The prediction has a mean pLDDT of 87. A computed fold for a 527-nucleotide part of an RNA from an uncultured Zetaproteobacteria bacterium, annotated as small-subunit ribosomal RNA, 5' domain.
Context: one part of a larger RNA
RNA sequence: AACGAACGCUGGCGGCGUGCCUAACACAUGCAAGUCGAACGGUAACAGGGACUUCGGUCCGCUGACGAGUGGCGCACGGGUGAGUAACGCGUGGGUAACCUGCCCAUCAGUGGGGAAUAACUCCGGGAAACCGGAGCUAAUACCGCAUACGAUCUACGGAUGAAAGCCGGGGACUCCUUCGGGAGCCUGGCGCUGAUGGAUGGGCCCGCGUCCGAUUAGCUGGUUGGCAGGGUAACGGCCUACCAAGGCGACGAUCGGUAGCUGGUUUGAGAGGAUGAUCAGCCACACUGGGACUGAGACACGGCCCAGACUCCUACGGGAGGCAGCAGUGGGGAAUUUUGCGCAAUGGGCGAAAGCCUGACGCAGCGACGCCGCGUGCGGGAAGAAGGCCUUCGGUUGUAAACCGCUUUCAGCAGGGAAGAAGGAAUGAGGGUUAAUACCCCUCUGCCUUGACGGUACCUGCAGAAGAAGCUCCGGCUAAAUUCGUGCCAGCAGCCGCGGUAAUACGAAUGGAGCAAGCGUUGUUC
Numbered sequence: 001a002a003c004g005a006a007c008g009c010u011g012g013c014g015g016c017g018u019g020c021c022u023a024a025c026a027c028a029u030g031c032a033a034g035u036c037g038a039a040c041g042g043u044a045a046c047a048g049g050g051a052c053u054u055c056g057g058u059c060c061g062c063u064g065a066c067g068a069g070u071g072g073c074g075c076a077c078g079g080g081u082g083a084g085u086a087a088c089g090c091g092u093g094g095g096u097a098a099c100c101u102g103c104c105c106a107u108c109a110g111u112g113g114g115g116a117a118u119a120a121c122u123c124c125g126g127g128a129a130a131c132c133g134g135a136g137c138u139a140a141u142a143c144c145g146c147a148u149a150c151g152a153u154c155u156a157c158g159g160a161u162g163a164a165a166g167c168c169g170g171g172g173a174c175u176c177c178u179u180c181g182g183g184a185g186c187c188u189g190g191c192g193c194u195g196a197u198g199g200a201u202g203g204g205c206c207c208g209c210g211u212c213c214g215a216u217u218a219g220c221u222g223g224u225u226g227g228c229a230g231g232g233u234a235a236c237g238g239c240c241u242a243c244c245a246a247g248g249c250g251a252c253g254a255u256c257g258g259u260a261g262c263u264g265g266u267u268u269g270a271g272a273g274g275a276u277g278a279u280c281a282g283c284c285a286c287a288c289u290g291g292g293a294c295u296g297a298g299a300c301a302c303g304g305c306c307c308a309g310a311c312u313c314c315u316a317c318g319g320g321a322g323g324c325a326g327c328a329g330u331g332g333g334g335a336a337u338u339u340u341g342c343g344c345a346a347u348g349g350g351c352g353a354a355a356g357c358c359u360g361a362c363g364c365a366g367c368g369a370c371g372c373c374g375c376g377u378g379c380g381g382g383a384a385g386a387a388g389g390c391c392u393u394c395g396g397u398u399g400u401a402a403a404c405c406g407c408u409u410u411c412a413g414c415a416g417g418g419a420a421g422a423a424g425g426a427a428u429g430a431g432g433g434u435u436a437a438u439a440c441c442c443c444u445c446u447g448c449c450u451u452g453a454c455g456g457u458a459c460c461u462g463c464a465g466a467a468g469a470a471g472c473u474c475c476g477g478c479u480a481a482a483u484u485c486g487u488g489c490c491a492g493c494a495g496c497c498g499c500g501g502u503a504a505u506a507c508g509a510a511u512g513g514a515g516c517a518a519g520c521g522u523u524g525u526u527c
Stems, first nucleotide, its partner, number of pairs: 001526003005523005012375006018368002020333001025331003029328003034073003039070002042066002046064003049060004080286003089211008099203002104199008112146001114144002121136006152161003166191006174185004212258003219249003224246004229241003261283004265276004288309005311322004339365001341364003347361001348359004378407004388398004411468001413463005421454001424450002429445005471516005476497003482511005492499002
């Protein structure tokens, strides 16, 4: 000098930060990942409308909407933790002619014609439950063939193989159907879908160098080292398998043991260096313990699945359920570390055409002097140098300190006013683009309406009254600040030297003084 600190005494306000370093111990409860009806069949609830009505209600998905279900996208992000790991894990610089990449951008070419099911639902059955079985009905952007194939893949260069899905909006003629409301064809806009190339972004893999301690660890190694053939992967490779050879590593420290997430940084220091890796950011690893794969562009997947184990809970004993190292919170451990708060208003993310919904990410508030910074606890006058205390050479000191007089009102308190954080969004009108079109849709603009958790905000003004606000450590030397009394090698102090055995500036108290100050000391750790 520093600290994620703790402990003792003390404690007025604000801003910005920060807060389980220990048991990767166990967890009650709530919340933390959904969304889309403009993919689909539909209608459990609510509201509107219509029909019937015995005025109690019943029926109709017709409309707004929408439980459960099919389907799509997301759930691999975001958030947590540091157990493991001494390793291509991380850092840095390269390689990939050995690779992948959903959503996004650009370009090219398509989007033709069919089919079979299944959940929901109904019926039946089993089970305490979790849930399960059978029969029957139905839709799709779910599933499967056929056609076509610019690219693409394979190729014996002849050829062969691989695709798709629709939905929403607008429209004047014309054609068809019609329950006369309209629907289909046709034209047109938007969002999608399929094949392919390139880009962007994200990732996989490989290599050089760097990366703690121990030699009281000296030898280690059998898929081991290399080759050949194959399998596997998005991809190279003993990654895996069969066969062949006998290699490979090591005092430039192999192997073994211990410890540890790494980095940007942080801290100290003139620097070199040392120590460290909280908060924030990048990478890695993990998700009760161990193993495994499935789905998918992406996982071997924290709030997914299966198996085994320990533990907890439910049970009708047959069987089931669970995983806070997410945010709060509880017990426990510990010297020690917070609220079971508010809000999606902003930023960001997921879904959606959008409105919007979800978001313990995030934005805020709460608690803690835990840290840094700022402010205040008043200012001026006032000598009879009052009383009291202490010392005492009888004078000194506390001390302008108080009383008393005058003034001010920061902060806190009360009252009033009052920003910014708001960008957007819906509907109206104008211009432009698109188009056959003055529809629709997209872009830009005008005026109007509307969106704030914080929040009784910041800030400003007014009101009253010095009113509500000072402690802690030290005073032998180092080291700034001394006297008296008590004690008598006792009681005690102490960072080092050392104090105390009858006049102790060193113990205890008092008075006085010194230092820092909403803090001051102590302890711990690092330089």